[in-house]
Context: one part of a larger RNA
RNA sequence: CUCUUUCUAAGGAACUCGGCAAAAUGGCUCUGUAACUUCGGGAGAAAGAGUGCCACAUCGAAAUAUGUGGUCGCAGUAAACAGGCCCAAGUGACUGUUUAUCAAAAACACAGGUCUCCGCUAAGUUGUAAAACUAUGUAUGGGGGCUGACGCCUGCCCAGUGCCGGAAGGUUAAAGAAAUUGGUUAGCUCACGCAAAGCUGGUGACUGAAGCCCUGGUGAACGGCGGCCGUAACUAUAACGGUCCUAAGGUAGCGAAAUUCCUUGUCGGGUAAGUUCCGACCCGCACGAAAGGCGUAACAAUUUGGGUACUGUCUCGGAAAGAGACUCG
Numbered sequence: 001c002u003c004u005u006u007c008u009a010a011g012g013a014a015c016u017c018g019g020c021a022a023a024a025u026g027g028c029u030c031u032g033u034a035a036c037u038u039c040g041g042g043a044g045a046a047a048g049a050g051u052g053c054c055a056c057a058u059c060g061a062a063a064u065a066u067g068u069g070g071u072c073g074c075a076g077u078a079a080a081c082a083g084g085c086c087c088a089a090g091u092g093a094c095u096g097u098u099u100a101u102c103a104a105a106a107a108c109a110c111a112g113g114u115c116u117c118c119g120c121u122a123a124g125u126u127g128u129a130a131a132a133c134u135a136u137g138u139a140u141g142g143g144g145g146c147u148g149a150c151g152c153c154u155g156c157c158c159a160g161u162g163c164c165g166g167a168a169g170g171u172u173a174a175a176g177a178a179a180u181u182g183g184u185u186a187g188c189u190c191a192c193g194c195a196a197a198g199c200u201g202g203u204g205a206c207u208g209a210a211g212c213c214c215u216g217g218u219g220a221a222c223g224g225c226g227g228c229c230g231u232a233a234c235u236a237u238a239a240c241g242g243u244c245c246u247a248a249g250g251u252a253g254c255g256a257a258a259u260u261c262c263u264u265g266u267c268g269g270g271u272a273a274g275u276u277c278c279g280a281c282c283c284g285c286a287c288g289a290a291a292g293g294c295g296u297a298a299c300a301a302u303u304u305g306g307g308u309a310c311u312g313u314c315u316c317g318g319a320a321a322g323a324g325a326c327u328c329g
Stems, first nucleotide, its partner, number of pairs: 001324008010315002014313001019310001027051005036041001038149001052071007072076001084308007091300002096108002112147007124133003150295004155225003160222002162218005169213003175207002179203006187194002226244005253287001254284001265281005
């Protein structure tokens, strides 16, 4: 010097991205216990008191418990083992699951909600098939999508895309096919040529399904949810008006937010001092209603801010023990 421990005056987070680490709390008995709440919780809330040993008394069958008195120590759950707590906010309801080997989470799942497909030889999935799963199940069932307890709710747009329904008309395949036109040649003709039937090519009126066009519906389907100008008796602002465009122009609620660029926005709180935090405001660059919106008790090795207790984290170091290292052998 490094590591593992122990102690440390005064201060007590001044350390640091951050109380990381350490310290502190700790068992049992009794008292006592707030906001909030889904009335179950919160709660071991918080905050306090006691705790050894001996004798006697009381209750008892006893164990124990209670009471009175005595007694020792610095200290009695005498060693060891054994919650720190509180306030506020974000997120996710919860228990659970996950990147075996850098991520445990706000991600996944979840009960609940909703849409959709499927009537059983089911839909769906695997397989070329046979067949298998679904399921020895049968719509209170099975598959798929989205959302994610609970509470209050879930606005407008069907123009585009998708899906579902419709069938008058338009378009339209294979196939069929009237007709027409070539080749071949029995025959006819002096010749040039004409040419039946059959066979074989071409064209083809007309008939011809779904689909598409068309016509309706449908958003807890994919998705979308404006601009400019003016106006009130100070100023400012604009309930109001005008105009353009659109399928419709963002409703409720929330809002500098896990979303806010400008931005350390502005005001208030907390601090002596606060880019974080909390409460408001709304000018939402670029929230918004099941890619759910807003709340929410309980819960969390979750994230953020504050406080109390406590401490060598620090001011700022120091001392000690042990193991290494080092020196000599």